[in-house]
C1' cells in the first nucleotide's frame, strides 16, 4: 500500500466482499511448564449458611471469675465473710458505624469534564496561638420485685453512678443590636478602630501525659453559584402558573421561588424550547498517517443507588448498604393474637444465560476504627485455589547418519516423493523426577505466602503438538470416492461421470500450546469528503420570481483590540501514552526522570477580519434624450374557412377506406348559387426572428401598464449579492357556480380489422375545449445545466441601438454595447461533449445526492370540495442497478451489390397404383445410427442361410481370435453313429522340414492344462483423434511496424471507380505481409508433329454372294504421346491520360471458352465410439463365443424420394438405320439346334482397339379414333424357367388368363439459363441370385430472362439497440 465482483471486452460511477488490528468474550478440536494480569457483559432476579464494624474498665455503677492475707464454720479440705491483686464484661457513657467494600437501576442534569467565583458558607479527629476550667443540683439504665406475651419484647414499682444531663458565677480581641471615625472595593458591601445588653467548663490519675471549654488562624474534607463542552429524533413546534421578576417574611451552615403572602406579566424557543427514545460522566482504552470513529471491563477521580416508594431523627458530617419510622411486594416464624428479614460486602446457592472462579489462608506486610498502651476488630488488603480468558517467556531435543530401508502415496512403470525424516551411533539436560541447602519481603520481636523463589547434586530422550488452510482474492496439488446427490461457500462461485472448490488419503502452506469459527468495534471506506467528494447524460439544480432572518460584501484614512498572532504565569491529580535509564536471568510486569493540547490570568503586535468615525466613485440606483418588441390587462372592430338554417338550380348517389361497412340521400342528399345565424381560431407576413422571471405570448384599433436596450455623465454615495422559512406567479388535465358551444373531441354507440381487438382505421358523439369568478399547484415545468461577480485565443451569421469613414442620400466597409445561433483553440471531461450564453479559471450564497428494488409506497402532520399534492420511512430482498464509449449480432432501419432468389419460361412434385426410406403402431424380436435447410432410394456399391449387431431355444468358459509357459501329437486326409445343428462318441490312412554328439533339440500346425489375459457392434461423438456435412467457391479472415485513443479498440480493410473476386486503379497516417480469389493440375473444343497394330482404306493390284477379305499403304478417321493456340495482344469509342467497360477485326475458340479437382479464419458442444483408432466407465460360466430357427420384409395410418401412367406429339404390328462410357477367366460366351418365352443343349473365339455384350427414341409402312379404350398396367389364378445346401415366412424372370386405381391432380412446393431442361436408351460397381436406387455414357434436343419492387440466402458501408447463449434474443 491494496484486491475480488456489473461487461463479449473497455473506461467511469457505485454498492457488496476480503486481506489488518482489537476484545471482561463464547463455541469446536487440541493441550507440557512458568511469570504477570483478568474472570456474571444476562435477572438492580431471589437468596440457605458463615463471616464482612467495632472498640475503650485509664469515663461510670454493677455482675461474674481468680486469688495473696485476715476472720468464721467445719466432713483439714472445702464453704462463708472482709478484701489488696488479676481477668471477663451485659448496661450507662465516649469515639467510630457518613470511611473502607459493592453496583450502574435511575439521571441528557451544573450530573460529569474544564476553568473560575463565594464580599453567601460549614469542617469532628489533626496542627499553631491566646485564655480558661469556680460552685451547686435533680434524675435514669443496669439491678431487684411483680405482671403480660408462643415469641420478639414490654409494662409498673423501688434503688444507684458518671467524662450522661441541668442551673448559677466568671468572661473577651466570639455573636446580636445601636450610633461614630478612617480606608478600600465588585452592586448588596468589606477591613481597621473605640463604646452599651445575653452565652461555657468535667473528670481520672502512677500528676509526666492524655483529655475538656472559648476564640483566632492553618490544614484537610465538603456545600453553593457561574462561562464553555457533553447522544438521537422536527413524522415532537410551540412550552411555562411558583411559571418569570419584585417587596416582605419564613427556612438553611449559606445564596436563591427553596417555601409562603402580596404585586407585576413575564420567562424559554429553528443558535431547536417542549416532548419522546437511549445513556452513569471522565482520566483513559481500541483503531486510525492524521483529522476522526467506536468505547467507558479491570486501575484511578466524580456522581447516583442499597428489596420498591416516602420520611425524618441522631450527628461535625447522612436523609444513612450490614440505623430508625411509615406504606407496598415478596420470603420466613407463629400458640393466628402477633412478629422477623433485605448479599448491587466476601465466599456460596438456585435461576437466567453462549458464558464468568473457593462456602480457602492470614492480619506477617500496607492501610483503617477504637484505645494512654498492650491490644482487639478489619472477606479493605496480602496471599493461595480454579479457568490457555489475555499478554510474555521456555520446552517437546542436538550432531552425525543413503542400501536414499520398510511402509504410505503418485507414476509416463523408468521412477518420483514423504526423506536425514526414521532406524543406528555420539551427546545435552531447559521443563521433569529424587535428594540436600535455602532467602529478600522485617529498622528489636512478629512470615499467611512457604520449605515457595533460587542454588547444588543425581537420573534418564525418557513424560510433553496440535489446529486451520491448499479455485481466485491468498502462501500451499495430486489420487480416489461422489455425480446439481451428498455437500462447500467471506465475495466471485464450485458439484449434472475424468471436481487442484464436496468427502477421504498422500503431499504441501500457515500459525503454534494453541489453532479456527462466531459476535462486536475501528481500519481499508476519499462509501457523509474540515483535512478530503459530488449534482448536462451515472444518485443529485428547488417549475419561476420577490423578499425576511442569516451568510458574504468595493476604494482611502483614523481609532479600538472581540477574532488573530507572540511572550510570561497558573492549571492540565495519580495511573496510562511516548523517550531515556534502571530492577526481576530476558520479556510481559515494575521503578526513576523528562514530556502535551485545552482552559484561565497577564503583557504586547495591528497586516487581515470585526467594531466606531470620516471621505471617495468604479458596484448599485436616479435623471435627461432616443428607438425596438406576439410583454401584461380591458374595451371594440375585421376578413377567410367549417357547420347549421332559408330559398333557387339539379339528380342518384354522397361519404369513407388498404379494401369496405356503419352513416347521409328520391320526404331530393352530395355538387352549385344567393341570403342569413352562430361560435372558435387568426393563413400569407414567419425568420435557430422578437418579448417575458418562468409558465408562456401571434388578425387589427384604442385606453391603462411592467421590463429591457442605446447614448449623455447631471445627481445619491456601497444604498450590493444570495436567500432557510414566507409570499406571489405557475402549461395541460381536473373540480365548483353560472354562461356559451361552430369545429374538434376522452367516455360511449355502431362499422371494420383480428384468433381475440375493451386498440390503431371509419361513421357518429357527451363531458371538455371558449367566457366570468373561485380552486388545484403538478409536467421530459428540459439547456435534463440554480443565482451573482470577475478573468481566459479566434472565426462566421443574425435582432436592437450607437459611433467612424464615405456620400446629395440610401448602401458598402470598420468599430462599440445588448440579445440570440453555429464552428472551433487552450483548458476541462469517464467518455459523449462543453468551450466568453463554459460543463474553463476563481470567489459568495442557496437547493439537492450518498447502491438497486420495496417506494415517492405506508403511517403521521399540513394543504385541498374532491381528485390528489407536499413532507416522507421501515421490514424484507438482490450483487448488482447504472453512465459513456467499443466490437459483433439483429431490425416488419437506410444505401450499394450478387445468386435459378424472385420475375419470364419449360418439365415436375402434392391426387392414382406400385417401389423404396422414415415416423407411428405392433411384436419374443421387428438390431442400431441419421432429425429443419444440412435425417427420410441416408450408413446399406445390393438382409432367403451367411451378413446380423436383434429375439427364442440348445451349447462352451483361457474361450471363435493374439502373446507367453508346460506336456502330448507331424500337419493333413477319408469315414461310421447320435443330434436341428453346434457338438459328442468312434474307425482308418499318414508319418514330412531344419540341426544333431543319434540321447535329442528347433520351426510350423493341432490337442490338453494352469495362469497372466483374451473378447465386447456394451456406455459416453458433451472426454477425443481421424473423417465428413453446412454456411459457401460466399469474398472474405488476419498479422508486423507505425499512427490515433486513458482503454476496449480504430486505422490499414473506409472513400471514388471497377471486377466473378479484398480483381485491379486512384486517393488516403499509413507502409508492407500472410491465409483465401485468380493462375499452376485433369477432361473437353482446334491444330501440328511422332508412331501405325489389334485401328484405318484415298490411290494401285488381287478377290468374294457379301466383306480391308488379301497384297500393299499410313493419305484420311482413330488411338497414344509431345507440342502450338487466347494474352484485353490489336483497332475504335467511353473513362480520370488509370483500372476497366462497350463495339470490332482476326480466330476452332474472346474476355475466368465449357466442365472437374481444389473449400480461407471460423460457425453449428453439427454427424460418426456401429468403418477405424482411442481415454475413462461397465460385463467376465457373460453385455464374450458357437449353433438351429425366427426377425430386420409386421400394417389401421402419416410423410419424404422415385417408377409407371392417365394416352393420338400416342398405343400396337412390321421393316430400316445411327452411339459412347465401359465390362469379361469360378468370367464374357458367337454361329448352330430345342422351347411361344424365360431359358436349355452345345461350345468357336476371347486375360481383349483382335472375341463377346440386338442401342432406344428416330425413319418408312399399317392399324386403332377419344372409349376407362387395342390407354393404363396394379392385383389375383394357373403353368413354367434360373440362381442357390435351401426361394414357406422372403428372390428374380417367362407364358396364358385376370384387367384395379387413374381422364393431368387443393393449399402449397421443386429443378433448370444451353448442348442446359425435357426425352431416349446403353454400361458399370455391389453381386451366387436379387434395381424403378446409385454412379457413369452417349442419342434427340427446346422455351425464357422486361427487370431487381417484392420472397429467400449472402457481401460492403451506415444507423438504432435495454441483444452478447447474440431476435429461436431480451422482457412484462
Nucleotide at each position: 500500500a491494496g484486491a475480488g465482483u456489473u461487461u463479449g471486452a473497455u473506461c467511469c460511477u457505485g454498492g457488496c466482499u476480503c486481506a489488518g488490528g482489537a476484545u471482561g468474550a463464547a463455541c469446536g478440536c487440541u493441550g507440557g511448564c512458568g511469570g504477570c494480569g483478568u474472570g456474571c457483559c444476562u435477572a438492580a432476579c431471589a437468596c440457605a449458611u458463615g463471616c464482612a464494624a467495632g472498640u475503650c474498665g485509664a469515663g461510670c455503677g454493677g455482675a461474674g471469675a481468680u486469688u495473696a492475707a485476715g476472720a468464721a464454720g467445719u466432713u483439714u479440705a472445702c464453704u462463708u465473710u472482709u478484701g489488696a491483686u488479676u481477668c471477663u464484661u451485659a448496661g450507662c457513657g465516649g469515639c467510630g458505624g457518613a470511611c473502607g467494600g459493592g453496583u450502574g437501576a435511575g439521571u441528557a442534569a451544573c450530573g460529569c469534564g474544564u476553568g473560575g467565583g463565594c464580599a453567601a458558607c460549614c469542617u469532628a479527629c489533626c496542627c499553631u496561638g491566646u485564655a480558661c476550667a469556680g460552685g451547686g443540683g435533680g434524675a435514669u439504665a443496669a439491678c431487684a420485685a411483680u405482671g403480660g406475651g408462643a415469641a420478639a419484647c414490654c409494662a409498673u414499682u423501688g434503688c444507684u453512678a458518671a467524662u450522661a444531663c441541668c442551673c448559677c458565677a466568671u468572661a473577651a480581641c466570639g455573636c446580636c443590636u445601636u450610633a461614630g471615625a478612617g480606608g478600600g472595593g465588585c452592586a448588596u458591601c468589606c477591613c481597621u478602630u473605640a463604646a452599651a445588653g445575653g452565652u461555657c467548663a468535667a473528670a481520672g490519675a502512677a500528676c509526666u501525659u492524655c483529655g475538656g471549654u472559648a476564640c483566632a488562624g492553618g490544614a484537610u474534607g465538603g456545600g453553593c453559584c457561574c462561562g464553555c463542552g457533553u447522544c438521537u429524533g422536527a413524522u415532537u413546534a410551540g412550552c411555562u402558573a411558583g411559571u418569570u421578576g419584585g417587596u416582605g417574611a419564613g427556612g438553611u451552615a449559606a445564596u436563591g421561588g427553596c417555601u409562603c403572602a402580596c404585586c407585576a406579566a413575564g420567562g424559554c424557543g429553528a443558535c431547536g424550547a417542549u416532548c419522546a427514545g437511549u445513556a452513569g460522566c471522565c482520566g483513559g482504552c481500541c483503531u486510525g498517517a492524521g483529522a476522526g470513529g467506536g468505547u467507558g471491563a479491570a486501575c484511578g477521580g466524580c456522581c447516583a443507588c442499597a428489596c420498591u416508594g416516602g420520611a425524618a431523627c441522631u450527628g461535625a458530617g447522612a436523609c444513612a448498604c450490614g440505623g430508625u419510622c411509615c406504606a407496598g411486594a415478596c420470603u420466613c416464624c407463629u400458640a393466628c393474637g402477633g412478629g422477623a428479614g433485605g448479599c448491587a460486602g466476601c465466599a456460596g446457592u438456585g435461576g437466567g444465560g453462549a458464558a464468568u472462579a473457593u462456602u480457602g489462608c492470614a492480619c506477617a506486610a500496607u492501610g483503617g476504627g477504637c484505645g494512654a498502651a498492650a491490644g482487639c476488630c478489619u472477606g479493605a488488603u496480602g496471599c493461595a485455589g480454579c479457568a490457555a480468558c489475555g499478554c510474555c517467556g521456555c520446552g517437546u531435543g542436538a550432531g552425525c547418519g543413503a542400501u536414499g530401508a520398510a511402509g504410505g502415496c503418485c507414476u509416463u512403470c523408468g521412477g518420483g516423493u514423504c526423506g536425514u525424516a526414521a532406524a543406528g551411533c555420539u551427546c545435552u539436560g531447559u521443563c521433569c523426577u529424587a535428594a540436600g541447602g535455602g532467602a529478600a519481603g522485617a529498622u528489636a520481636a512478629u512470615g499467611a505466602c512457604g520449605g515457595u523463589a533460587c542454588c547444588u547434586u543425581a537420573g534418564g530422550a525418557g513424560g510433553a503438538a496440535g489446529c486451520c488452510c491448499c479455485g481466485g482474492c491468498u502462501a500451499a496439488c495430486u489420487a480416489c470416492g461422489u455425480g446439481c446427490c451428498a455437500g462447500c461457500a467471506g465475495c466471485c462461485g464450485c458439484g449434472g461421470u475424468a471436481a487442484u472448490a464436496c468427502g477421504u488419503a498422500g503431499g504441501g502452506g500457515g500459525c503454534a500450546a494453541g489453532c479456527g469459527u462466531u459476535a462486536u468495534c475501528c481500519g481499508g471506506a476519499a462509501u457523509c469528503a474540515u483535512u478530503g467528494g459530488g449534482c448536462g447524460u451515472a444518485a443529485a439544480g428547488g417549475g419561476u420570481g420577490c423578499g425576511u432572518a442569516g451568510g458574504c460584501u468595493g476604494c482611502c484614512c483614523u481609532a479600538u483590540a472581540g477574532g488573530u498572532c507572540a511572550g510570561a504565569g497558573g492549571u492540565c491529580a495519580a495511573a496510562g501514552g511516548c523517550u531515556a535509564c534502571g530492577g526481576c536471568u530476558c520479556a510481559a510486569c515494575c521503578g526513576u526522570a523528562g514530556u502535551a493540547a485545552g482552559c484561565c490570568u497577564u503583557u504586547g503586535a495591528a497586516a487581515c477580519u470585526g467594531u466606531a468615525g470620516g471621505g471617495c466613485u468604479u458596484g448599485a440606483g436616479u435623471g435627461c434624450a432616443g428607438g425596438a418588441g406576439a410583454g401584461g390587462a380591458g374595451a371594440g372592430u375585421g376578413g377567410a374557412a367549417u357547420u347549421c338554417c332559408u330559398a333557387g338550380u339539379g339528380u342518384a348517389g354522397c361519404g369513407g377506406u388498404g379494401a369496405a361497412a356503419u352513416g347521409c340521400g328520391u320526404a331530393g342528399a352530395u355538387a352549385u348559387u344567393a341570403g342569413g345565424a352562430g361560435g372558435a381560431a387568426c393563413a400569407c407576413c414567419a425568420g435557430u426572428g422578437g418579448c417575458g422571471a418562468a409558465g408562456g405570448c401571434g388578425a387589427c384599433u384604442c385606453u391603462c401598464u411592467g421590463g429591457a436596450c442605446u447614448g449623455c455623465a447631471a445627481c445619491u454615495g456601497a444604498c450590493g449579492c444570495u436567500g432557510a422559512g414566507g409570499c406571489a406567479c405557475g402549461a395541460a388535465a381536473g373540480c365548483g357556480u353560472g354562461g356559451g358551444u361552430a369545429g374538434c373531441g376522452a367516455a360511449c354507440a355502431g362499422g371494420a380489422u383480428u384468433a381475440g381487438a375493451u386498440a390503431c382505421c371509419c361513421u357518429g358523439g357527451u363531458a371538455g375545449u371558449c367566457c366570468a369568478c373561485g380552486c388545484c399547484g403538478u409536467a421530459a415545468a428540459c439547456g435534463a445545466u440554480g443565482a451573482g461577480u470577475g478573468c481566459u485565443a479566434g472565426g462566421u451569421g443574425u435582432u436592437g441601438g450607437g459611433g467612424g469613414u464615405a456620400u446629395c442620400g440610401a448602401c458598402c466597409c470598420c468599430c462599440c454595447c445588448u440579445g440570440u445561433g453555429c464552428c472551433g483553440g487552450a483548458g476541462u471531461u469517464a467518455a459523449c461533449g462543453c468551450a466568453a450564453u463554459a460543463a474553463g479559471c476563481a470567489c459568495u450564497c442557496c437547493g439537492c445526492c450518498u447502491g438497486g428494488g420495496g417506494a415517492g409506497u405506508a403511517c403521521g402532520g399540513c394543504c385541498g370540495c374532491a381528485a390528489g399534492g407536499u413532507u416522507g420511512a421501515a421490514a424484507c430482498u438482490c450483487a448488482a442497478a447504472g453512465g459513456a464509449a467499443u466490437u459483433g449480432a439483429c431490425g416488419g432501419g437506410g444505401g450499394c451489390c450478387c445468386g435459378c432468389a424472385c420475375a419470364a419460361g419449360c418439365a415436375g412434385c402434392g391426387g392414382a397404383g406400385c417401389a423404396u426410406g422414415u415416423g407411428g403402431u405392433u411384436u419374443a424380436a421387428u438390431u442400431c445410427g441419421a432429425a429443419g435447410c444440412a435425417a427420410c432410394g441416408c450408413g446399406u456399391a445390393g438382409a432367403a442361410c451367411c451378413u446380423u449387431a436383434c429375439c427364442a431355444g440348445g451349447g462352451c468358459u483361457u474361450g471363435a481370435c493374439a502373446u507367453g509357459u508346460a506336456g502330448c501329437g507331424a500337419a493333413u486326409c477319408c469315414u461310421g453313429c447320435a443330434g436341428a445343428g453346434a457338438u459328442g462318441c468312434g474307425g482308418g490312412a499318414g508319418u514330412g522340414c531344419c540341426c544333431u554328439u543319434c540321447g535329442g533339440g528347433g520351426a510350423g500346425c493341432g490337442c490338453u492344462a494352469a495362469c497372466a489375459c483374451a473378447g465386447g457392434u456394451g456406455g459416453u461423438g458433451c472426454a477425443u483423434g481421424g473423417u465428413u456435412g453446412u454456411c459457401g467457391u460466399c469474398a472474405g479472415c488476419u498479422c508486423g511496424u507505425g499512427u490515433c485513443g486513458u482503454g476496449a479498440g480504430a486505422u490499414g480493410u473506409u472513400g471514388g471507380g471497377u471486377u466473378a473476386a479484398g480483381u485491379c486503379c486512384c486517393g488516403c497516417a499509413a507502409c508492407g505481409a500472410g491465409c483465401g480469389c485468380a493462375a499452376c493440375c485433369c477432361c473437353u473444343a482446334u491444330u501440328g508433329u511422332a508412331u501405325g497394330u489389334u485401328g484405318c482404306c484415298a490411290u494401285c493390284a488381287g478377290g468374294u454372294a457379301a466383306a480391308g477379305c488379301u497384297g500393299g499403304g499410313c493419305a484420311c478417321u482413330c488411338a497414344u504421346g509431345c507440342g502450338a493456340g487466347a494474352c484485353u495482344g490489336c483497332c475504335g469509342g467511353u473513362g480520370a491520360c488509370a483500372a476497366a467497360c462497350c463495339g470490332g477485326a482476326g480466330g476452332a475458340a474472346g474476355g475466368u471458352g465449357g466442365g472437374g479437382a481444389u473449400g480461407a479464419c471460423g460457425u453449428c458442444a453439427a454427424a460418426u465410439c456401429a468403418u477405424c483408432a482411442u481415454g475413462c466407465c461397465c460385463c467376465u460360466u457373460a453385455u464374450g463365443u458357437c449353433c438351429u430357427g425366427g426377425g430386420c420384409g409386421a400394417c389401421a395410418c402419416a410423410c419424404g424420394u422415385g417408377c409407371u401412367a392417365c394416352a393420338a406429339u400416342g398405343g400396337c404390328c412390321g421393316u430400316c438405320a445411327c452411339a459412347g462410357c465401359g465390362c469379361g477367366a469360378a468370367c464374357c460366351g458367337a454361329g448352330c439346334c430345342c422351347g411361344c418365352g424365360a431359358g436349355g443343349g452345345g461350345g468357336a473365339g476371347g486375360a481383349a482397339a483382335c472375341c463377346g455384350c440386338g442401342a432406344a427414341a428416330g425413319g418408312c409402312g399399317g392399324u386403332c379414333g377419344u372409349a376407362g379404350u387395342u390407354c393404363g398396367g396394379a392385383u389375383c389364378g394357373c403353368a413354367g424357367g434360373c440362381u442357390g445346401c435351401a426361394a414357406c415366412u422372403c428372390g428374380c424372370c417367362u407364358g396364358c388368363g385376370u384387367g384395379a386405381a387413374g381422364c393431368c391432380g387443393g393449399a402449397g412446393u421443386u429443378g433448370c439459363u444451353a448442348g442446359u431442361a425435357a426425352u431416349c436408351g446403353c454400361g458399370g460397381a455391389u453381386c451366387a441370385g436379387a434395381a424403378c436406387g446409385c454412379c457413369g455414357c452417349g442419342g434427340u434436343g427446346a422455351a425464357u430472362a422486361c427487370g431487381u419492387u417484392c420472397c429467400c440466402g449472402g457481401g460492403c458501408c451506415u444507423u438504432g439497440u435495454a441483444c452478447a447463449c447474440a431476435c429461436c434474443g431480451c422482457c412484462c
A computed fold for a 1372-nucleotide RNA from bacterium enrichment culture clone heteroA13_4W, annotated as small-subunit ribosomal RNA.
The sequence is in RNAcentral, with records from ENA, Greengenes and SILVA.
Rfam family: Bacterial small subunit ribosomal RNA.